[in-house]
RNA sequence: GACAGUCGCUUGGAAGUCCAAGAGGAAAGUCCGGGCAGCACAUGGCAUAGCAGUCGCUAACGGCGACCGUCCGUGAGGAUAGGGAAAGUACCACAGAAACCAGGUUACCUAGCUUGCUAGGCAAAAGUGAAAAGAGUGAGGUAAGAGCUCACAGCGCUACAUGGUGACAUGUGGCGGUGGCAAACCCUGCUAGCUGCAAGGAGUGCUAGAUACCUUAGCCAGAGGAUGCACGAUCACCGCUAGAAUUAGAUAGCAAUGUCUAAACUAGAUAGAUGGCUGUCGAUUCGUCCGAGAGGGGGAAUUACAGAACCCGGCUUA
Numbered sequence: 001g002a003c004a005g006u007c008g009c010u011u012g013g014a015a016g017u018c019c020a021a022g023a024g025g026a027a028a029g030u031c032c033g034g035g036c037a038g039c040a041c042a043u044g045g046c047a048u049a050g051c052a053g054u055c056g057c058u059a060a061c062g063g064c065g066a067c068c069g070u071c072c073g074u075g076a077g078g079a080u081a082g083g084g085a086a087a088g089u090a091c092c093a094c095a096g097a098a099a100c101c102a103g104g105u106u107a108c109c110u111a112g113c114u115u116g117c118u119a120g121g122c123a124a125a126a127g128u129g130a131a132a133a134g135a136g137u138g139a140g141g142u143a144a145g146a147g148c149u150c151a152c153a154g155c156g157c158u159a160c161a162u163g164g165u166g167a168c169a170u171g172u173g174g175c176g177g178u179g180g181c182a183a184a185c186c187c188u189g190c191u192a193g194c195u196g197c198a199a200g201g202a203g204u205g206c207u208a209g210a211u212a213c214c215u216u217a218g219c220c221a222g223a224g225g226a227u228g229c230a231c232g233a234u235c236a237c238c239g240c241u242a243g244a245a246u247u248a249g250a251u252a253g254c255a256a257u258g259u260c261u262a263a264a265c266u267a268g269a270u271a272g273a274u275g276g277c278u279g280u281c282g283a284u285u286c287g288u289c290c291g292a293g294a295g296g297g298g299g300a301a302u303u304a305c306a307g308a309a310c311c312c313g314g315c316u317u318a
Base pairs, nucleotide, nucleotide: 001281002280003279004278005277006276007275009022010021011020012019013018024305028316029315031314032313033312034311035310036196037195038194039193042216043221044220045219046218048192049191050190051189052188053067054066055065056064057063068082069080070079071078072077083187084186088185089184091180092179100134105126106125108121109120110119111118112117113116136152137151138150139149140148155176156175157174158173159172160171161170162169163168200238201237203231204230205229206228212227213225214224215223246263247262248261249260250259251258252257282303283302284301285300286299288297289296290295
């Protein structure tokens, strides 16, 4: 764990004796989203928080599916907090000359002379570092060099064409040389009123009245209002489980998912029911006996994680 018996518990059936039903894949964490309920049917702005490729699914989502891009892998595949660094700010340890308004340690080139120094040039080469100024190859160029210039390749942006719903891909042309970092501030776009079933179902009538006070939830605006008196309700009952549900079949779709048909009714407690005991059987582990072995006999222990509390869809964890 399964079955049977027996003793109980909760709910329903008019019911102390009879009958029927009675935990989960996560009922858990309460992390997202919705239903439902109340506050003012819920308004505008600010703040704050969350989200971030495209298309779709859905009641909704920060979830799910498919696809695109990037990265990893020989590959089948896997990962992806995947808007903006050309608006601005900040940061980039150690090392290093210099960590982003460049700079000049070694080296290289030129001139001078006292021949190893001075002045100037360069930024290709070396060195440090996670990252070095950010353009690979060749040619030209020069005192020496350098995208300094050119050709080709590659990258980024962009226009057009073609394909795609789209992200995007391919091709042709043009332009460009700008470090990284937004799981830092920030900018852009989108979303979000607040409180949760201890919600809530009970308020009614009368009187007074506004530069006060209260209501609503971070602030402002806007809106609303007895806050006084009288009567009434209050440990009960309802909400509470028939549902965006379940099962089976068909069907559309790559899929997530949708549609149709049929069936059955399937916990509702409130200190909180769903359990205890006995027997038989099963599984796992341990040691023991028999057996050459395969295996068999009897014994002991364990039999998980956990457990409804308004409901549902996810995620996460066990």